[in-house]
RNA sequence: ACCCGAUAAAGCUCAACCCUUCGUGAGAAGAGGGCGGAAAGCGGCGGGUCUUUCGAUAAGAUGGCCGAGUUGCCGAA
Numbered sequence: 001a002c003c004c005g006a007u008a009a010a011g012c013u014c015a016a017c018c019c020u021u022c023g024u025g026a027g028a029a030g031a032g033g034g035c036g037g038a039a040a041g042c043g044g045c046g047g048g049u050c051u052u053u054c055g056a057u058a059a060g061a062u063g064g065c066c067g068a069g070u071u072g073c074c075g076a077a
Base pairs, nucleotide, nucleotide: 004075005074012037013036017032019030020029021028022027035064041070042069045067046066047065048062049061050060051059052058
C1' cells in the first nucleotide's frame, strides 16, 4: 500500500410510516421517525424495475436493485 471489516473509537447517512410543499405520474424536497448501511458518498455509463403514453425506439423516475467507474473515514483479526 492492497485486500479485509470488530459486539473498537469518533462522526456520517436515514427504510417503512406520518405531516407540508412540488410533480399528470413514477417520484422529489423539508420536518418527525428509525429499518438498515463501510461507500446506503458521487455521477443515470450498462442492465433491471417503475411512470407518462393507444403503444413506443420518445420523455422521465430510481445511486437504499445490480454491475462497472470515481473519491473517501477508522484500523482489531
This is a predicted structure of a 77-nucleotide RNA (c-di-GMP-I riboswitch aptamer) from a Deltaproteobacteria bacterium. Of the family's consensus pairs, 94% are formed in the model. It matches the Rfam family "c-di-GMP-I riboswitch aptamer". About the family: GEMM was predicted in a large-scale screen for bacterial structured RNA regulatory elements.